[in-house]
C1' cells in the first nucleotide's frame, strides 16, 4: 500500500428497515435483617463522527477516525 471484518449503557452482549434500542453486571434508592451479606423491587445509564437513500436507519450506501485479520 491492497482486501476484509468490527465500533451499541461504566463492563460483557442482543436487536429481520418499523412499538419508548433490550438483557446481564456495576452504581444508587427501597423492601427484608438487630446490623451486614444473600435475596426481591425500582431508578440512572448507550448506537464512533459527518453526509446520503427511505414514509421510516443500530441496520443499507459514501467519507473520516480508531481497532483487528490477511496479502504484498
Nucleotide at each position: 500500500g491492497g482486501u476484509c471484518u468490527c465500533a451499541u449503557a461504566g463492563u460483557u452482549c442482543a436487536a429481520u428497515g418499523g412499538a419508548u434500542a433490550g438483557a446481564a453486571u456495576u452504581u444508587c434508592a427501597g423492601a427484608u435483617u438487630c446490623c451486614g451479606g444473600u435475596u426481591c423491587u425500582g431508578a440512572c445509564g448507550a448506537u464512533u463522527a459527518g453526509g446520503g437513500u427511505u414514509c421510516g436507519a443500530c441496520u443499507c450506501c459514501c467519507u473520516a477516525u480508531g481497532a483487528g485479520a490477511u496479502c504484498a
The prediction has a mean pLDDT of 81. Transfer RNA from a Salinivirgaceae bacterium, 72 nucleotides, folded computationally. The organism belongs to Salinivirgaceae, within Bacteria. It matches the Rfam family "tRNA".